[in-house]
RNA sequence: UAUAGAAAAAGCCAAUCUUGUUGCGAAGCAAGUACGGAAAGUUAUGGGUCUUUUGUUAAAAGAUCGCCAGACUGCCUAU
Numbered sequence: 001u002a003u004a005g006a007a008a009a010a011g012c013c014a015a016u017c018u019u020g021u022u023g024c025g026a027a028g029c030a031a032g033u034a035c036g037g038a039a040a041g042u043u044a045u046g047g048g049u050c051u052u053u054u055g056u057u058a059a060a061a062g063a064u065c066g067c068c069a070g071a072c073u074g075c076c077u078a079u
Stems, first nucleotide, its partner, number of pairs: 002079004012037002017032006035066001041072003045069003048064007
């Protein structure tokens, strides 16, 4: 450096639910909780899904990376 893996060790994140708060909304943020995760780190780049507006098709603007894939970065072990 590349590939593979999470058996070990050190760690990391946090589903759901509750409370508060922001937003028209999807949903986000903070605290608690711990379903789970080898990238459940980052990135809305391409799809998918969802919301708002219009509503004849469809389009525009948003949301969702723990929906799928891509890109960038990373601990340990083995080869």

This is a predicted structure of a 79-nucleotide RNA (c-di-GMP-I riboswitch aptamer) from Sulfurimonas sp.
It was read from a public genome assembly, where an Rfam model found it.
The coordinates come from a structure-prediction model, not an experiment, and the mean pLDDT is 82.